[in-house]
Context: one part of a larger RNA
């Protein structure tokens, strides 16, 4: 609990779908709940404001009169706006049709290079590694080289501030299944929309469970060095893991550190997809529209940095969040999880 804020000072939910709720396009009729207006009633007393009022010598105080009491109720009226309701509309939204782009997702199959291992050939004393070495490997024949085989994982070039996806993320090739976006025609529906507490789903890496797989790499661990030491950096090994299936976990510098939607507000220059025009034999070039993605930059904004039609400008709608540092994302409780732990989330005390 107002106000002011949330790119970098505290603060945008990791992301989506969506019930309730909040908000909602154009024209017209009706109703009159909100709204505006008149009247009446009520709004106890005390208190408050006003009175050359009255009583105490004044005042305090007490008494009298008037008003306010922003409200509530009843009733009459208004109909611009909000609401409810009837009718209509097409610009918001959605759909049909045509078209091309894409590492969007899932499944199956296939390919070559490289690496390691195994078998065989050639061949002989070294190889490897480093700042220099050593551990290590090698005369039981290594390294090098040639041929053959096996396995697992990842896909050089193309490759691009290129593309796709809500985010996480997605990259060899082929096929199957499948989601979304974009462009074009303006044919159909006729506000069907936006947001979204809860809820549901998705969610890198690491980690967990069961089963498989294991080439390379490699926490832990062992060894060699370095060093005063070296529980490191460097070197030789190496287990979990990294891979697959199914199930969990639900976190992140999940970042554009910037929630979503709509409208408006100078330009310049790249690039991706689609379209129109001009031109040409034709691809280009040139002019132009829409959608995306970059850079530069005016006004404006900003504490500055910067941002600037992909806004952090100008406005409106909805959600989330912040309110000094530490204690602390801790304790307790609740809830979820097999666990690790997640979510929710204080206080004392202290500066």
């Nucleotide at each position: 609990u107002u106000g002011g804020g949330c790119g970098u000072a505290a603060a945008g939910g990791a992301c989506g779908c969506g019930c309730a709720g909040g908000c909602g396009g154009a024209u017209u009729g009706g109703c009159a709940a909100g709204u505006c207006u008149g009247a009446c009633g009520u709004g106890a007393a005390a208190g408050c404001u006003c009175c050359a009022c009255u009583g105490c010598u004044c005042a305090c105080c007490a008494g009298g009169g008037a008003g306010a009491g922003u409200g509530c109720g009843u009733u009459g009226g208004a109909a611009a706006c909000u609401g409810c309701u009837g009718a209509u509309c097409u610009u918001g939204a959605g759909g049909u049709c045509c078209g091309g782009a894409g590492a969007g997702g899932c499944c199956a199959g296939c390919g070559g290079a490289a690496u390691u291992c195994c078998c065989g050939g050639u061949g002989u004393a070294g190889c490897g590694g480093u700042g220099g070495a050593a551990u290590g490997c090698g005369u039981a024949g290594a390294u090098a080289u040639c041929g053959g085989g096996a396995a697992g994982a990842a896909c050089a070039c193309c490759a691009g501030u290129g593309g796709c996806g809500a985010a996480g993320g997605c990259g060899g090739c082929u096929g199957g299944c499948u989601g979304g976006a974009c462009g074009g025609c303006a044919c159909c529906u006729g506000a069907c929309g936006c947001u979204g507490a809860g809820g549901c789903g998705c969610g890198a890496a690491a980690g967990u469970g069961u089963g498989g797989g294991g080439a390379g790499c490699g926490a832990a661990c062992g060894g060699g060095a370095u060093u005063a030491g070296a529980u490191a950096c460097c070197c030789c090994g190496g287990u979990a893991g990294u891979c697959c299936a199914c199930a969990c976990u639900g976190u992140a510098a999940a970042c554009g550190u910037u929630g979503g939607g709509u409208a408006c507000u100078a330009g310049g220059u790249g690039u991706u997809g689609c379209g129109g025009g001009u031109a040409u034999c034709g691809a280009c070039c040139c002019c132009u529209g829409c959608a995306g993605u970059g850079c530069c930059g005016c006004a404006g904004c900003u504490a500055a940095c910067g941002u600037a039609u992909u806004a952090a400008g100008u406005a409106c709608c909805c959600c989330g969040c912040c309110u000094g540092g530490g204690g602390a994302g801790u304790a307790c409780g609740g809830u979820c999880g097999c666990a690790a732990g997640g979510c929710u989330g204080a206080a004392a005390c202290u500066c």
A computed fold for a 351-nucleotide part of an RNA from an uncultured organism, annotated as small-subunit ribosomal RNA, central domain. Its Rfam family is "Bacterial small subunit ribosomal RNA". The RNAcentral record of the full RNA draws on ENA and SILVA.